[in-house]
RNA sequence: GUCGGAGUAGUUUAACGGUAGAACACGGCGCUCAUGACGCCGUAGUCGGGGUUCAAUUCCCCGCUCCGACA
Numbered sequence: 001g002u003c004g005g006a007g008u009a010g011u012u013u014a015a016c017g018g019u020a021g022a023a024c025a026c027g028g029c030g031c032u033c034a035u036g037a038c039g040c041c042g043u044a045g046u047c048g049g050g051g052u053u054c055a056a057u058u059c060c061c062c063g064c065u066c067c068g069a070c071a
């Protein structure tokens, strides 16, 4: 340099173009003599900028970062 893949919560990850879910972690409550485990509730997220669309995490373009292949 060329090509491909990935980027969503603190972490790991789902989401035929139509309400962004889950697990772990964290906070509160319950349970317990107490801690843990367990149960209930809660906080928290789409890499950046444009475009298409009634509507974009999703499709298109340009960047940024990471991974891989070729040279």
Stems, first nucleotide, its partner, number of pairs: 001070007010024004018054001026042005047063005
The RNA shown here (transfer RNA) has 71 nucleotides and comes from a Candidatus Aenigmatarchaeota archaeon. Rfam family: tRNA. The family's RNA type in Rfam is transfer RNA. Its family is annotated with triplet codon-amino acid adaptor activity in the Gene Ontology. The RNAcentral record of the sequence draws on ENA. The organism belongs to Candidatus Aenigmatarchaeota, within Archaea. Its mean pLDDT, the model's own confidence on a scale to 100, is 84.